Model confidence (mean pLDDT): 87 of 100.
This is a predicted structure of a 360-nucleotide part of an RNA (large-subunit ribosomal RNA, domain IV) from a Pseudomonadota bacterium.
Its Rfam family is "Bacterial large subunit ribosomal RNA".
Context: one part of a larger RNA
RNA sequence: CUCUGGCUAAGGAACUCGGCAAAAUGACACCGUAACUUCGGGAGAAGGUGUGCCCUUUUUGGUGACGGUAUUUACUAUCCGAGCUGAAGGGGGUCGCAGAGAAUUGGGGGUAGCGACUGUUUACUAAAAACAUAGGACUCUGCUAAGUCGCAAGACGACGUAUAGGGUCUGACGCCUGCCCGGUGCCGGAAGGUUAAGGGGAGAGGUUAUCUAGGUUCGCCUGGAGAAGCUUUGAACCGAAGCCCCGGUAAACGGCGGCCGUAACUAUAACGGUCCUAAGGUAGCGAAAUUCCUUGUCGGGUAAGUUCCGACCUGCACGAAUGGCGUAACGACUUCCCCACUGUCUCAGCCAGGGACUCA
Numbered sequence: 001c002u003c004u005g006g007c008u009a010a011g012g013a014a015c016u017c018g019g020c021a022a023a024a025u026g027a028c029a030c031c032g033u034a035a036c037u038u039c040g041g042g043a044g045a046a047g048g049u050g051u052g053c054c055c056u057u058u059u060u061g062g063u064g065a066c067g068g069u070a071u072u073u074a075c076u077a078u079c080c081g082a083g084c085u086g087a088a089g090g091g092g093g094u095c096g097c098a099g100a101g102a103a104u105u106g107g108g109g110g111u112a113g114c115g116a117c118u119g120u121u122u123a124c125u126a127a128a129a130a131c132a133u134a135g136g137a138c139u140c141u142g143c144u145a146a147g148u149c150g151c152a153a154g155a156c157g158a159c160g161u162a163u164a165g166g167g168u169c170u171g172a173c174g175c176c177u178g179c180c181c182g183g184u185g186c187c188g189g190a191a192g193g194u195u196a197a198g199g200g201g202a203g204a205g206g207u208u209a210u211c212u213a214g215g216u217u218c219g220c221c222u223g224g225a226g227a228a229g230c231u232u233u234g235a236a237c238c239g240a241a242g243c244c245c246c247g248g249u250a251a252a253c254g255g256c257g258g259c260c261g262u263a264a265c266u267a268u269a270a271c272g273g274u275c276c277u278a279a280g281g282u283a284g285c286g287a288a289a290u291u292c293c294u295u296g297u298c299g300g301g302u303a304a305g306u307u308c309c310g311a312c313c314u315g316c317a318c319g320a321a322u323g324g325c326g327u328a329a330c331g332a333c334u335u336c337c338c339c340a341c342u343g344u345c346u347c348a349g350c351c352a353g354g355g356a357c358u359c360a
Base pairs, nucleotide, nucleotide: 001355002354003353004352005351006350007349008348010346011345014344019341027051028050029049030048031047036041038172052094053093054092055091056090057089058088059087060086061085062084063083067079068078069077070076071074095099107339108338109337110336112334113333114331115330119131120130135170136169137168138167139166140165141164147156148155149154173326174325175324176323178256179255180254183253184252185249186248187247188246189245192244193243194242198238199237203233204232205231206230207229210225211224212223213222214221215220257275258274259273260272261271284318285315296312297311298310299309300308
């Protein structure tokens, strides 16, 4: 110097991001116990008192000696109840600094946020406000179910059957869940438009038997027309779903305005005008786990408070199952405050043991 313990005057969180760590609390019995509440809780709330040993005594539980009585003389029945012992009290005494004498063995209260709760999770840096959850809703599925795995056979679903099973979202409970279907998706519709393969075959091209014009050395050559067949191509027209189209649907994906004016102080605007939109944000909440400006402003707490609590509303950029707002209980969650307590600190000191260090 370091580690692990122990003690510390006065102060008592002044330490620090933060009471991290430590200290304190602690058992049992009795008294007593608030707001709030889903009436179960909260609650061991909080806050108090007692606790050793000796003597005596009361009540009561267990066991039941000696002895007595009775008879049908028995491993009998019954009465008395000593002694020992468990529990709970009453009175008196006594010792120590200290009586749950050591050890094990809750610190408590208030406030707000988030998540209802118990549970689950990043094996080896995250335990949470994340996940799950019961409950709610939408949607698919009529059984050879939908869905999933597999090339298939087949299997799961399920030896279940819509009070069942799958998917998605939300997340106890309470009060609620507004407006928009224009876009995208999904569902339904089928008149019209578009439209593939296919059908269809108007027509067009090639080939050429043959006919024909010219030339001819009579062998044929060049040109024109051209049936049938074969072949190349091919218009109209017919042709499903889909798309266009017409409706529905937001606890489907999602979205939910701007400018100007106006009241007899001022300010503000219940009111009016105008533009745009599918519709212009309702209830509730709001500087919030969301507020940039911002340490907003006011109030509370402090001597002093960028945090905290209560309000205000100017919501940069809350808002209703990507749920909104509350909420008892719960939480190794997060914020702030108070009591108790302390070497966290003012500010250090001492002690013990283990290392380091020196010597061997």